RNA sequence: ACCGAAAAAGGCAAAUCCGCCGUAAGACGGAGACGCAAAGCCGCGGGACCCUGAGGGGCCAGCCGGGCUGCCGGUG
Numbered sequence: 001a002c003c004g005a006a007a008a009a010g011g012c013a014a015a016u017c018c019g020c021c022g023u024a025a026g027a028c029g030g031a032g033a034c035g036c037a038a039a040g041c042c043g044c045g046g047g048a049c050c051c052u053g054a055g056g057g058g059c060c061a062g063c064c065g066g067g068c069u070g071c072c073g074g075u076g
Base pairs, nucleotide, nucleotide: 001075002074003073004072011036012035016031017030018029019028021026034062040068041067042066044065045064046063047060049058050057051056
């Protein structure tokens, strides 16, 4: 630097349910485990979604790019 076939140590946690915050999208905590090799972090580009008469504002990092960082193993 590239890769994730096999292995080990561990990590995260969709739907759903409960609590709680929010007009909403959705966030957070608990239970839960569909999945994930960055499902760690960042709204920078696109996109989805919500609010608004509009201007505009918000939200999603588990939609796709991009940036930064990183465990184990393999190859060079």